[in-house]
Context: one part of a larger RNA
Molecule: small-subunit ribosomal RNA, central domain
Organism: uncultured bacterium
Order: sequence, then C1' cells, then structure tokens
RNA sequence: CUGGGCGUAAAGCGCACGUAGGUGGAUAUUUAAGUCGGAUGUGAAAUCCCUGGGCUUAACCUAGGAAUUGCACCCAACACUGGCUAUCUCGAGUAUGGUAGAGGGUAGUGGAAUUUCCGGUGUAGCGGUGAAAUGCGUAGAUAUCGGAAGGAACACCAGUGGCGAAAGCGGCUACCUGGACCAAUACUGACACUUAGGUGCGAAAGCGUGGGGAGCAAACAGGAUUAGAUACCCUGGUAGUCCACGCUGUAAACGAUGGGUGCUAGGUGUGGGGGGUUAUCCACUCCCUCCGUGCCGCAGCUAACGCAUUAAGCACCCCGCCUGGGGAUUACGACCGCAAGGUUAAAACUC
Repeated sequence: CUGGGCGUAAAGCGCACGUAGGUGGAUAUUUAAGUCGGAUGUGAAAUCCCUGGGCUUAACCUAGGAAUUGCACCCAACACUGGCUAUCUCGAGUAUGGUAGAGGGUAGUGGAAUUUCCGGUGUAGCGGUGAAAUGCGUAGAUAUCGGAAGGAACACCAGUGGCGAAAGCGGCUACCUGGACCAAUACUGACACUUAGGUGCGAAAGCGUGGGGAGCAAACAGGAUUAGAUACCCUGGUAGUCCACGCUGUAAACGAUGGGUGCUAGGUGUGGGGGGUUAUCCACUCCCUCCGUGCCGCAGCUAACGCAUUAAGCACCCCGCCUGGGGAUUACGACCGCAAGGUUAAAACUC
C1' cells in the first nucleotide's frame, strides 16, 4: 500500500457553518470524453513460456512462435457515466396561517433563606463531634422580636417533560432575536448531500484589566484522630466562585455510537401539532396521521454483552480515524498562547 475495521478489544474530530474536491432525482434530443468492438502502427534484442534443432546428456547454444495485458491513430456502437440543450416535480427551498418551548441577548423587578450591622427582650452558655478540642460569649453571645445593608441562587410547579448544533439552558415582566413542528394551497425548478484546508461556537478550572464579595471554599492556620496524618472529621480562612471586556480551547466534551438518504415484524408509554368519532361549546373517551422522546421485543447482526424503524439490521454517497504493548498522547521542530500550556508528532531501546 492493499485488506480488514472504529458502542465496550486500537480507532468517530467536542460541535457547527462552509470553500476546493467527491457524489447526485425524472423525461427527451444531441454529442461521443469515459465505456465496448474492430483495423493499422508501435511495444529493440536477450530473458520468461511453447514447439523443434546442435554439443554422448544436462547446464548451455540455436530457429520459429507465443507473450509483451501498454501507447498512438482511424473506423464503428450508444445501454450506462460524463458534456450541451429543452422540459418536469417526488428531493431541496420560498410564501400564507397556526402551535409548543429553562433556545439566545439586554433592561427591569420579586419573595424565601444565609451573613453582617443597628435597636429591644433576656442570661450563661453557644457551637461542634464517634467523643472532644480549637473557636464564639458577662466588653452580654446563642435564642427571640423589629429595622437596615449586601451578594448569590431561584424551593414548590418539575416530569427517563421541553428547547438548543454541541457546550448548555429553570423566579417573574418587557423589548430585541434564532430555530423547530403542523395544516392546506400557491410558487421556484435539482437550487441537493458530504466536506480536506478554513472560519465560528465551545463546561469547569486557569490567565489579564477593572469592579464585586453574602454563602461556599483550593492554598494556608489551628484543633482532633493516628505509630505518623503534609489526609479523612472540626473551627477559621485567601484566591476563586459573581459582573464587564479580553484570552485560554481542553473534559469519561459519552449514546464511549460522524453526517445524509432509502428499505426492513410488532407491542406499550410520553411531549407538540392536524383530522375523525361523540358533540351546542369546553372537558373527557376512542381511532387515524405527522414530528420528537422512552421502554419491551421478532427477523437480522454481534466474540459476547447487547443493538433492534431513534440499529450496532440491509444498502448507497462523503468525511474523520485505527494498524501489537511500553517508550509516548513524550522529545525535537513548527504553529498558537501573556503564562499555564495547547495542536501537530517521531525514533533509539525494550517485551
């Protein structure tokens, strides 16, 4: 390289948008590049292979043939692929009318609770643990009542419920804004799928500048425990956690399962639409259907576990990735970063 693979054995980029490229619906005409058939030229000789011949055989030598699967050019075929042209509507999209939603951003606002401060009542303890102690408290704590400040998070509703490409999103209100789904028509007419590079988004922690700081809490200090205890437990407590702007670009970023399309038994839930049954309307019941989301389960697949119309089944198109363990997700180099570090990525050696 080929081949075989990628849920758990090595292997799906964290996610999206999208360029080149690859692939691409139906009908008809045309073309003849791919494709198919034939002819000609060429494809040196030797070698290899076949049939003969020559050395007593053989190796070897020698004659002829075949082969040289290729290339060029000409003639011819037109089913398929490609190109040109014309047309179509099922793919894709647009318009109209609805629906649900913690989708995103900005501003405002609410109550409960913790903490602190002020005032009242009140007196000797509080707190904490397995038990204690450190700690707080007669300078009046804890408890309790009233008031104030401030920050952060939003109980119940809440649901293997919803939305989002993923990361993720949960008090309430307003404004701005993205997407999805459903129904019936009309319109565009293949405008599609995937996507190397590229660009953007991307939890937590961390970094820079400036704010903020209630609770929690790496580091740190003290008290315990212990043989020791740089821990687990307790009392404190700073970065941080929060906001704005900028960086970082990684996670068991997981469904450990790339994206798209078509096909292939059923059963039972649940969320959002539409239609029907019943019906004056609402609600309820039942049925059908589209989209989403769970469970069970046949065929099939799988090394097994299991997956099973939301496939890990049967196929096609495109991308990414793997190739024994360690060395190593490292060194060197390059690129990126303020740094921390990230991305790319070997070899010696060894089993």